RNA sequence: CUCAUCGAGACCGGCUGAGGGAAAGGCCCUUUGAAGCCGGGGCAACCCACGUAACGUGUUAUCACAUAACCCUUACGGAAGGUGCUAACUCCUGCGGUGCGCAUAGCGUUACCGACAGAUGAG
Repeated sequence: CUCAUCGAGACCGGCUGAGGGAAAGGCCCUUUGAAGCCGGGGCAACCCACGUAACGUGUUAUCACAUAACCCUUACGGAAGGUGCUAACUCCUGCGGUGCGCAUAGCGUUACCGACAGAUGAG
């Protein structure tokens, strides 16, 4: 930089001791112990070992039909391995649009959609 996903899910112990939720504003969590480190557990299924099924213009074998094996793709499963995650929708909002309301060049507001920013994975 590109692509995909982000309303689900999943906590205990030890050390330590005041912050943390990316940033701003809000609103929260936290001495009934924050963040961090260590150990163990769990969640999930992004990559992936592996399994099943289907497809194919593919490759190989046989003269060929056809069949078999392999390969590609897709779907489902799987959870050994590589990551990740384990308060609150990415905690909410900021920018634009649609809808709705009002005292209508505008303002407000919840809902929806998109953008920005961010997180995780794969390349």
The RNA shown here (SAM riboswitch aptamer (S box leader)) has 123 nucleotides and comes from a soil metagenome. The sequence is in RNAcentral, with records from MGnify. Its Rfam family is "SAM riboswitch aptamer (S box leader)". Its family is annotated with regulation of gene expression in the Gene Ontology. Clan: SAM clan. The model forms 94% of the base pairs in the Rfam consensus.